About this RNA: A computed fold for a 73-nucleotide RNA from Patiria miniata, annotated as transfer RNA. The prediction has a mean pLDDT of 81. NCBI's taxonomy places the organism under Eukaryota, Eleutherozoa, Valvatacea, Asterinidae, Patiria. RNAcentral holds the sequence, with entries from Ensembl Metazoa and Rfam. Its Rfam family is "tRNA". From the family's description: Transfer RNA (tRNA) molecules are approximately 80 nucleotides in length.
[in-house]
RNA sequence: GGCUGGAUAGCUUAGUUGGUAGAGCGCUGGAAUGGUAAUCCAGAGGUCGCAAGUUCAAGCCCUGCACCAGUCA
Numbered sequence: 001g002g003c004u005g006g007a008u009a010g011c012u013u014a015g016u017u018g019g020u021a022g023a024g025c026g027c028u029g030g031a032a033u034g035g036u037a038a039u040c041c042a043g044a045g046g047u048c049g050c051a052a053g054u055u056c057a058a059g060c061c062c063u064g065c066a067c068c069a070g071u072c073a
Stems, first nucleotide, its partner, number of pairs: 001072006010025004019056001027043005049065003053061001
C1' cells in the first nucleotide's frame, strides 16, 4: 500500500426491507426481610467513530478521513 470485517448506554451486545434505538450485567430509588444477600417493581444513562452526500426520513445506503482486528504483497 491492497482486500475483508468491526465500531451502538459504564461493560458485553441486538437492531429484519431506511420509518425518531432495545436487552443482559452494572448504577440509583422503592417493595419485601429482624438485618444483609438473593428476589420483585420503577427510573436514570445513547446526539449510533468524525465529516459530507442521497432521501420526506439514515444506526442502516454512497463518499472521504481516523482507529481496531485479520489477511495479501